[in-house]
RNA sequence: UGAUAUCUUCGGGGCAGGGUGAAAUUCCUGACCGGCGGUGAAAGCCCGCGACUUCCGCUUAGCGGAACUGAUUCGGUGAAAUUCCGGAGCCGACGGUAAUAGUCCGGAUGAGAGAGGAUAUCG
Numbered sequence: 001u002g003a004u005a006u007c008u009u010c011g012g013g014g015c016a017g018g019g020u021g022a023a024a025u026u027c028c029u030g031a032c033c034g035g036c037g038g039u040g041a042a043a044g045c046c047c048g049c050g051a052c053u054u055c056c057g058c059u060u061a062g063c064g065g066a067a068c069u070g071a072u073u074c075g076g077u078g079a080a081a082u083u084c085c086g087g088a089g090c091c092g093a094c095g096g097u098a099a100u101a102g103u104c105c106g107g108a109u110g111a112g113a114g115a116g117g118a119u120a121u122c123g
């Protein structure tokens, strides 16, 4: 330092203040947040993955497969940046609710991309 096997730990953040109203963290104003791997250099909006949702199969606890899968530009520096710096923007599952939710409650003390560690064997 590599491969394989087993075990194990970790693994998602966010409406302050103001307004209307009988009622809103859901509307208006304003505020805030950004999973994982990759990429010539650091990414919510470049590529891919996970999650959510839908469908199919099975031996229905669950497992496997498929579909779906949001959003960016301008200037600067540089060898290199849609990733850094500056400006202006944009996006965000499903169910619930005294009123429409990225931020509240719920499925979820779940699942999970993946990250780390231990042991064994082989190289």
Stems, first nucleotide, its partner, number of pairs: 001123010017029003031103002033092002035049004044090002053067006072088005094106003
This is a predicted structure of a 123-nucleotide RNA (FMN riboswitch aptamer (RFN element)) from an uncultured Deferribacteres bacterium.
The sequence was found by an Rfam model in a public genome assembly.